[in-house]
RNA sequence: ACGGGUGUAGCUCAAUUGGCAGAGCAACGGUCUCCAAAACCGUGAGUCGCAGGUUCGAGUCCUGUCACCCGUGC
Numbered sequence: 001a002c003g004g005g006u007g008u009a010g011c012u013c014a015a016u017u018g019g020c021a022g023a024g025c026a027a028c029g030g031u032c033u034c035c036a037a038a039a040c041c042g043u044g045a046g047u048c049g050c051a052g053g054u055u056c057g058a059g060u061c062c063u064g065u066c067a068c069c070c071g072u073g074c
Stems, first nucleotide, its partner, number of pairs: 001072007010025004019056001027043005049065005
């Protein structure tokens, strides 16, 4: 330098052919308990890496760009 992949909640990851952004864990609150753990019930948490474009509508399609990973080449 070129090619490919990944980027979504604090963490690990989903999201079907473009049509209401979710799960598990963690956190917090409650029930239970002498206290705690476990169990059960509930709650909050997102500019979907960033900036544009297309569209009635974008996490999803297109362009640019950033970070990380893999490969090729010098």

A computed fold for a 74-nucleotide RNA from Catenuloplanes niger JCM 9533, annotated as transfer RNA. Lineage of the source: Bacteria > Actinomycetota > Actinomycetes > Catenuloplanes > Catenuloplanes niger. RNAcentral holds the sequence, with entries from ENA. Model confidence (mean pLDDT): 80 of 100.